[in-house]
RNA sequence: AGAGUUUGAUUAUGGCUCAGGAUGAACGCUGGCGGCGUGCUUAACACAUGCAAGUCGAACGAUGAAGCCCACUUGUGGGUGGAUUAGUGGCGAACGGGUGAGUAACACGUGAGUAACCUGCCCUUGACUCUGGGAUAAGCCUGGGAAACUGGGUCUAAUACCGGAUAUGACUGACUAUCGCAUGGUGGUUGGUGGAAAGCUUUUGUGGUUUUGGAUGGACUCGCGGCCUAUCAGCUUGUUGGUGGGGUAAUGGCCUACCAAGGCGACGACGGGUAGCCGGCCUGAGAGGGUGACCGGCCACACUGGGACUGAGACACGGCCCAGACUCCUACGGGAGGCAGCAGUGGGGAAUAUUGCACAAUGGGCGCAAGCCUGAUGCAGCGACGCCGCGUGAGGGAUGACGGCCUUCGGGUUGUAAACCUCUUUCAGUAGGGAAGAAGCGCAAGUGACGGUACCUGCAGAAGAAGCGCCGGCUAACUACGUGCCAGCAGCCGCGGUAAUACGUAGGGCGCGAGCGUUGUCCGGAAUUAUUGGGCGUAAAGAGCUCGUAGGCGGCUUGUUGCGUCGGAUGUGAAAGCCCGGGGCUUAACCCUGGGUCUGCAUUCGAUACGGGCAGGCUAGAGUUUGGUAGGGGAGAUCGGAAUUCCUGGUGUAGCGGUGAAAUGCGCAGAUAUCAGGAGGAACACCGGUGGCGAAGGCGGAUCUCUGGGCCGAUACUGACGCUGAGGAGCGAAAGCGUGGGGAGCGAACAGGAUUAGAUACCCUGGUAGUCCACGCCGUAAACGAUGGGCACUAGGUGCUUGGGGGAGCGACCCCCUGAGUGCCGGCGCUAACGCAUUAAGUGCCCCGCCUGGGGAGUACGGCCGCAAGGCUGAAACUCAAAGGAAUUGACGGGGGCCCGCACAAGCGGUGGAGCAUGUGGUUUAAUUCGACGCAACGCGAAGAACCUUACCUAGGCUUGACAUGCACGGGAAACGCUUUGGAAACAGGGCGCCCUCUUCGGAGUCCGUGCACAGGUGCUGCAUGGCUGUCGUCAGCUCGUGUCGUGAGAUGUUGGGUUAAGUCCCAUAACGAGCGAAACCCUUGUCUCCAGUUGCCAGCGGGUCAUGCCGGGGACUCUGGAGAGACUGCCGGUGUUAAACCGGAGGAAGGCGGGGAUGACGUCAAGUCCUCAUGGCCUUUAUGUCCAGGGCUACACACGUGCUACAAUGGCCGGUACAGAGCGUCGCCAACCCGCGAGGGUGCGCCAAUCGCAAAAAGCCGGUCUAAGUUCGGAUUGCAGUCUGCAACUCGACUGCAUGAAGCCGGAAUCGCUAGUAAUCGAGGAUCAGCCAUGCCUCGGUGAAUACGUUCCCGGGCCUUGUACACACCGCCCGUCACGCCAUGGAAGCUGGGGGGACCUGAAGCCGGUGGGCUAACCGCAAGGGGGCAGCCGUCAAAGGUCAAUUCAGUGACUGGGGCGAAGUCGUAACAAGGUAGC
Repeated sequence: AGAGUUUGAUUAUGGCUCAGGAUGAACGCUGGCGGCGUGCUUAACACAUGCAAGUCGAACGAUGAAGCCCACUUGUGGGUGGAUUAGUGGCGAACGGGUGAGUAACACGUGAGUAACCUGCCCUUGACUCUGGGAUAAGCCUGGGAAACUGGGUCUAAUACCGGAUAUGACUGACUAUCGCAUGGUGGUUGGUGGAAAGCUUUUGUGGUUUUGGAUGGACUCGCGGCCUAUCAGCUUGUUGGUGGGGUAAUGGCCUACCAAGGCGACGACGGGUAGCCGGCCUGAGAGGGUGACCGGCCACACUGGGACUGAGACACGGCCCAGACUCCUACGGGAGGCAGCAGUGGGGAAUAUUGCACAAUGGGCGCAAGCCUGAUGCAGCGACGCCGCGUGAGGGAUGACGGCCUUCGGGUUGUAAACCUCUUUCAGUAGGGAAGAAGCGCAAGUGACGGUACCUGCAGAAGAAGCGCCGGCUAACUACGUGCCAGCAGCCGCGGUAAUACGUAGGGCGCGAGCGUUGUCCGGAAUUAUUGGGCGUAAAGAGCUCGUAGGCGGCUUGUUGCGUCGGAUGUGAAAGCCCGGGGCUUAACCCUGGGUCUGCAUUCGAUACGGGCAGGCUAGAGUUUGGUAGGGGAGAUCGGAAUUCCUGGUGUAGCGGUGAAAUGCGCAGAUAUCAGGAGGAACACCGGUGGCGAAGGCGGAUCUCUGGGCCGAUACUGACGCUGAGGAGCGAAAGCGUGGGGAGCGAACAGGAUUAGAUACCCUGGUAGUCCACGCCGUAAACGAUGGGCACUAGGUGCUUGGGGGAGCGACCCCCUGAGUGCCGGCGCUAACGCAUUAAGUGCCCCGCCUGGGGAGUACGGCCGCAAGGCUGAAACUCAAAGGAAUUGACGGGGGCCCGCACAAGCGGUGGAGCAUGUGGUUUAAUUCGACGCAACGCGAAGAACCUUACCUAGGCUUGACAUGCACGGGAAACGCUUUGGAAACAGGGCGCCCUCUUCGGAGUCCGUGCACAGGUGCUGCAUGGCUGUCGUCAGCUCGUGUCGUGAGAUGUUGGGUUAAGUCCCAUAACGAGCGAAACCCUUGUCUCCAGUUGCCAGCGGGUCAUGCCGGGGACUCUGGAGAGACUGCCGGUGUUAAACCGGAGGAAGGCGGGGAUGACGUCAAGUCCUCAUGGCCUUUAUGUCCAGGGCUACACACGUGCUACAAUGGCCGGUACAGAGCGUCGCCAACCCGCGAGGGUGCGCCAAUCGCAAAAAGCCGGUCUAAGUUCGGAUUGCAGUCUGCAACUCGACUGCAUGAAGCCGGAAUCGCUAGUAAUCGAGGAUCAGCCAUGCCUCGGUGAAUACGUUCCCGGGCCUUGUACACACCGCCCGUCACGCCAUGGAAGCUGGGGGGACCUGAAGCCGGUGGGCUAACCGCAAGGGGGCAGCCGUCAAAGGUCAAUUCAGUGACUGGGGCGAAGUCGUAACAAGGUAGC
């Protein structure tokens, strides 16, 4: 410090997720030791049991043990002694300990104030401690009660209680000095009123009363600070203030009576929800955010609610009273209790410990003290809950052992790891020694819970001690097997459908390590709430517009103030914590100590630029005055013409109207058309314009009246009067609503006609609301410049509208300057880009509004507004990992432009109909082996299925195998040949024959048998692959380097203007070059030349034959096959940009690529092929291998593709006759001759082929015949008889002869090929091959056309451009209803529960007030009584309880509404392209 994830890729926006740290944690697996910490976060739920607050005899009366002494008699009595114990009394019990329920508050924090206060014990100052009195508990006697407890009588003491004296002090009045921010404070003088005390002890001493000051602790008041919610906007009657009174330690509505009517609130009152607050803790660079366990400070609470008493202090956790709930005891009459103290129990929960030891230390209470008490505390126990430390050994050790795993079988890895050798002994174990912590107290003795602990020493032995998570990317770490969208994983993206580094296991590796992972929570990353530090044209986001309140901000200048601001000082900011330094535990964690921090608050001194306040001045902002000026600015009234429709009349006749085409409709009752007249309503053509005005909405015939604003010029005046604007107010298109008018045209709804699969639409004919007017509502729009308002600044160019000024000019007109407005283009700058750009989206300032992922949803609920429709405000559950912007490259479009192609058109011939052949589908079958499926499968693999082939089926055999290699053993007679039995053969079994080669004599080679390794597989996967191939397409494209542009994907180049068959070439050009393609090079063909001349040729010469290059010869020609030439737009003319090139011409065998072939860019189709071959993986191994026989691949209701032959006279048949090329041939081609009607047979020459043969070319030409018919067309089918090949023609061959003679008379919708030596037509050859189902395929020549105006349309393709929500790319994407399942949610008759307040009733305890009568020790008393007190009663207040009506929040609810999600469901096709009616 970042990373993953939206896309084909990019950029920005934006969410989700991860890596880090932390934790009072929990869960899973695992677990050696120690130190230091820490441990009910849930039920403030209920609690058994024990303990947690007592102490003092030096306050008091009692009690009176041991011991001692005395009397004497064992024993008793007396004295002394004072242990012990209940009670009176004192002090403490208000501390310490727990918890966080309540509390949004002066509760807390911080800083002030108290001149408005209190303070036991402690310190300190001064003064005093005098004198009397009456009771009472305990005890004793006697009652009640189950108990708890309690009544009566009688005796007694005090530091218990009471009276009196004294008192500087207290209270109160007067005078006076001085001080303070006000009330007022502090002194001095003087008068009045009431008011103190206690004793104990052997001594030192200690206690008591009053007082001064302090310390400590508390109380009250105030400034400031810290949660959410406005779907809580108004709250308040003791409320706000005053006066009198009461009350308190003290101020105060704290309480009360009266008076006034105030007080709080948008700077958030009141209400609701949540919550103890802080020092701190976690995180973070910080600012912040989260949190408030442990430790420390404060607060609150103590079963729930209320109350007071005592006291210095409480409204009191282990006190009291009352009410309530709960639990327990009971003799049913009545009583007792409060673990949120320490342990512990139950319960709840994912979850949190021992009913331990000790007061030794620290601290607390009491006491003079010893001492007692102390679950505070110190320790121990349990828990890896956390942090820290240590260990589980160290060194050596390669043949890199065994085993495991992987493997390309060579090896690699585990791995110096182990074994083995040499050492060490921390920790644990065991034995011995053994602390500090101790100070204090006490005359002394003595005193340690922890603990026989820490620590030290000895002993033995590597001995007792390693796991967890992960290994697709993020993110360090990879292989094998299993599984096969299953099982499963997953934080996000995503893995898994037969080769999973992602599931499970194993090996290995990586990380951490007594722990490791997971889950929850918090911060971080997240600049993703943005103060630091974000945005709003199109991503979420500018309010529809204006006015204006509060608020915020504000021109120049002078003085003053010193509020903000800045600096110094002082106080405070507790300790702990944090940071730095030092020190102590062996180290660390931990602890001790010094310094710093604690960013704050308050006070004080100073500074005065800037902001603020106050006072004054100014004129540049703003406004006023005055003169002009443009305008569909607004309101009202009046007027006008054109057009539509309707009415009346005339003319006139059969149609009109409407559409893509029609129909509905209108019309002989006279329409449409046309003329004249009339009626009525609405809107204002031309001008008219990115022209004008207005704040926006909006505004358009003309005139008049009223009226708002702007701009320009000019002067004078006011003197900051300004800008913005939360709330608020007004205006606000269309549609809609109400009332009343009006209604020509148009026209939702509706009706009809069409279209259509349907058509509740688009089109047509009608047509009601409405549109218009008046008044009143509504308050929304893509109310848009998708751009809030104001001010200032920052290059220009060019229009338009409307003012002002100047120059020139006779004039039309022209030029220049300066305002306001309105457009376009463009630079800097900005922007994610697009774009904006003085009319900013630039640079700044001020103010307002708004945004924070998509969906749910602008929905629900609540509130406000509205007559309604609805509007404004405006969530959540749930769900997704995206949604969205801009731009890029493609692809696509029922977008556009340009261009090409037998693409269409123009032609010729076909297919589709028939028969047959062949392939395929389907069906059938034991099997009909398999593959190929739009073009680009279907006469395809197959250039030859009777057996073989053959992969299929049936049946029968073999199992190291039909085939390969190696090893071991055995055998030999070489391998083998002949023969025989069974059998369909394979095979199984038998007989006979045969003595190999080399040799160093060991053996080796070859062969056979047996056994191990292994062979074999046309078994699967072409979606694991190589190779090969098809296709777009012989289409003209596809790219690269460098440069440039762009943030980038990318662009440029490759686009543009021409041209070409072509990205072919030229020109232009931020591109310049290059590569793969195109072209060329290659083959063939067309002309010529040269060379060569056999087997080819034969002109001339010679010879010969019936004839023939037959022979001698020849190279002239043809030809053969080598080498060359030739064609390049080279030449001429024109066009064109002086180009490329095109058009025409000449010459030429050939002319613009001369014809043909080979040649196939980057890539696409997971195209085809595992059955050519090769190959990974899987499967099989007496079978999915192999051998053999027979069968099948040849089936046949049917469908399709490709062909052949035809349907005839441009023909059939018969006879005669002519002319090729290219091939092939020795297991072959076969001449000639003979036989056969023929297929063929026989015999046999030649030829390994320019020599011989196949071989006849056929159409053609000549002649004859047939005469329009199912024929002398056509030949299927069938019968008989044959030939040939071959072990073998039954399934299942070809051919021949005779006979038979089917369909078919040119083919529906539709569809194919071809542009010249082409189509059409005619024959010939070859591969495969024994033969052949070949009509197929490939090749060869013969004869030899027609047509192309042209590019509108169909198909395919190329380039440019445009739109896009597509990128698996239109066979795309995608919307809504319905049906089904699941989930959350709204409404709902109601039902249930909780909260809060209100009204009324009742009213405990208790304080306070009142009080007839009653009771009563202290004091007074003249003894009657009084004073004082007590109980009782009454009253105010008042908890709990009850009733009532509303309110609020939850839960639930038949039914119901929409929403979300779900695998391939149904119906349509709305949107994205002009999405087929542009969309919103």
Small-subunit ribosomal RNA from an uncultured bacterium, 1480 nucleotides, folded computationally.
The prediction has a mean pLDDT of 85.